[in-house]
Context: one part of a larger RNA
RNA sequence: AAGUAACGAUAAAGGGGGUGAAAAACCCCCUCGCCGGAAGACCAAGGGUUCCUGUCCAACGUUAAUCGGGGCAGGGUGAGUCGGCCCCUAAGGCGAGGCUGAAGAGCGUAGUCGAUGGGAAACGGGUUAAUAUUCCCGUACUUGUGAUAAGAGCGAUGUGGGGACGGAGCAGGUUAGGUUAUCCGGGUGACGGAAGUCCCGGUCCAAGCGUGUAGGAUGGAUGAUUAGGCAAAUCCGGUCAUUUAUAUCAGAGGCGUGACGGGGAGACUCCACGGAGUCGAAGUAACCGAUACCACACUUCCAGGAAAAGCCGCUAAGCUUAUCUUAUCAUAAACCGUACUGAAAACCGACACAGGUGGUCAGGUAGAGAAUACUCAGGCGCUU
Repeated sequence: AAGUAACGAUAAAGGGGGUGAAAAACCCCCUCGCCGGAAGACCAAGGGUUCCUGUCCAACGUUAAUCGGGGCAGGGUGAGUCGGCCCCUAAGGCGAGGCUGAAGAGCGUAGUCGAUGGGAAACGGGUUAAUAUUCCCGUACUUGUGAUAAGAGCGAUGUGGGGACGGAGCAGGUUAGGUUAUCCGGGUGACGGAAGUCCCGGUCCAAGCGUGUAGGAUGGAUGAUUAGGCAAAUCCGGUCAUUUAUAUCAGAGGCGUGACGGGGAGACUCCACGGAGUCGAAGUAACCGAUACCACACUUCCAGGAAAAGCCGCUAAGCUUAUCUUAUCAUAAACCGUACUGAAAACCGACACAGGUGGUCAGGUAGAGAAUACUCAGGCGCUU
C1' cells in the first nucleotide's frame, strides 16, 4: 500500500421467550423464504469415532459464539436367516514335475488361488440419548448331527441332466402406488347460507393350504431294443411300439388362514414439561395404473450371446450291524462386519473448496415426459 481487497453461489429473513459476562448467528415458539428425480430417504466404495451425553472456549471455525464435524471425559455397534468367512468357478495370478535360458529368470501341465457372477433359510410390530430383518413380542423357515419307528439296493473324484445366460420389439394378465366416493372421529363464524362447509385417519408380513391368468412344449407317460456318452449303467442319447389332450412342467397375482394378534386418528390421567401410563372408532367400493412381477415368456434379428459347484439321476470298485428315504423328537449353527458420514463440512480435490463420486426408491396438480413450474413427506435459509 491499507484498516484497502476479501469474508467462497443473490435460497431471506422478521418477531417473542430462554440461557449467558456478553446473543444478528446457540435453544424453544410463531411468521416468512428455498429444495422436493432433491438441497429427501436407503446401500456400496472411501473415511475411521466424526455417533450420543456431560462439560469447556485458549487454538481450530474466514466475524462473535453460551454453539460445533473443535478440546476433555464418559457411553454407544448384540445376527443360524443381512453381508463376509464357507462351497464353486471367470478374466487373470501362482505353479510340483516339465520345457527354455550364460545367470537373474521366462513359459506352462496337474493343481491351487481369484467376484465384479452361481450356491440353504425371516417377516411384522415394539423398544434406546445413541443398535436393531441383530434386543424384545408374535408367527416362521433352513442345513447338519444323534435317537426312535417304518420302509428300501446303497455307493464317485466317473458318467448324464440341470444350473445356463445376447440385442431389439409388441400384446396380455397383475401388483405397488394413486384419485374419488362410502364409513368413522373431530371442529364450525359478529351477516346470507347449517339437509351446509372445512380438517384428520382409513391398514397389516413372511411361511404354510387351496385355486390356476397369460403362456411354453414336434409334448407327457409306459414298455422294448441299442455300434454312442474313454470302463459300467436300469441314467442320458438313438430307434420302435402302446397310451394320453380334463395330460406334463413352470407361474406374477387373487381368496382363506397367520390375526380373539399388532398398529391406528384421537381421548383420558400423571408430569421434574423431557416424557410416562391407560383406553381406542372406522377400516369398504369404483376408477386410474407402472420403467415393478409373470418373464428374456413370446416375436424378431445377427455380431450368435461365461464357467464350475451346490442340486437330481446312473452305475464302478466296494458294502449288507453299513448305507439311503420318510416321519417324530432332541441338539448345533462358530468367527468377522454392524456406530456415524456417504452428490458431502466426515470420500478424492493442500481448505468446513460453487469441482468430481457407482447403485436403489420416485407422492400430488398441469404435462407425452424422470422436461419444466408449484407443492407432500422430509430437509434447509448455504458461519460475518
Large-subunit ribosomal RNA, domain III from Testudinibacter sp. TW-1, 384 nucleotides, folded computationally. The source organism's lineage runs through Bacteria, Pseudomonadota, Gammaproteobacteria, Pasteurellaceae and Testudinibacter. The full RNA is in RNAcentral, with records from ENA. Rfam family: Bacterial large subunit ribosomal RNA. The prediction has a mean pLDDT of 81.